[in-house]
RNA sequence: GACCCCUUCAUCUAGUGGCCAAGGAUGCCAUCUUUUCAAGGUGGACACAGAGGUUCAAAUCCUCUAGGGGUCGCCA
Numbered sequence: 001g002a003c004c005c006c007u008u009c010a011u012c013u014a015g016u017g018g019c020c021a022a023g024g025a026u027g028c029c030a031u032c033u034u035u036u037c038a039a040g041g042u043g044g045a046c047a048c049a050g051a052g053g054u055u056c057a058a059a060u061c062c063u064c065u066a067g068g069g070g071u072c073g074c075c076a
Base pairs, nucleotide, nucleotide: 001072002071003070004069005068006067007066010026011025012024013023018056028044029043030042031041032040049065050064051063052062053061
């Protein structure tokens, strides 16, 4: 340098155009239960890497950028 793949709550992840103003688990906060702790019940806050495009509608499709990974090549 060329090509390919990946990027979603604090962490791990579901999602393949409309049931997503994004769900689950763990963690966190509040509260209940308990003599206390642990465990458990209930509730809450928290995410689509960034920008643009296509579309009636985009986490999802396309382009560019950023970061990460892989294969091949070039120079030394």